[in-house]
């Protein structure tokens, strides 16, 4: 330099173009308990950035940024 894949919550992962973007762990509160780091319930928190297509974009297209890989 060229090409490929990826970027979603504090962490690790889901989401045929359409439903309130979901789960686990973590965090906070409550319950339980002699105690709580075990168990139960509840809650807060997210689509890298900027455009485009579309009635509708996490998803498709373009660019930028970042990560990983292949080739030279």
């Nucleotide at each position: 330099g060229u090409c490929c894949u990826c970027g979603u919550a504090g962490u690790c992962c889901a989401a045929c173009g359409g439903a309130c973007a979901g789960g686990a762990c973590a965090c906070a509160g409550c319950c339980c308990u002699c105690c709580g780091a075990a168990g139960g319930c509840u809650g807060g928190g997210g689509u890298a950035c900027a455009g485009g297509u579309u009635c509708a974009a996490u998803u498709c297209c373009u660019g930028u940024c970042g990560a990983g890989g292949a080739c030279a």

Source information: A computed fold for a 72-nucleotide RNA from Candidatus Wildermuthbacteria bacterium RIFCSPHIGHO2_01_FULL_48_25, annotated as transfer RNA. The sequence was found in a public genome assembly. Rfam family: tRNA. It is annotated as a transfer RNA. Lineage of the source: Bacteria > Bacteria candidate phyla > Candidatus Wildermuthiibacteriota.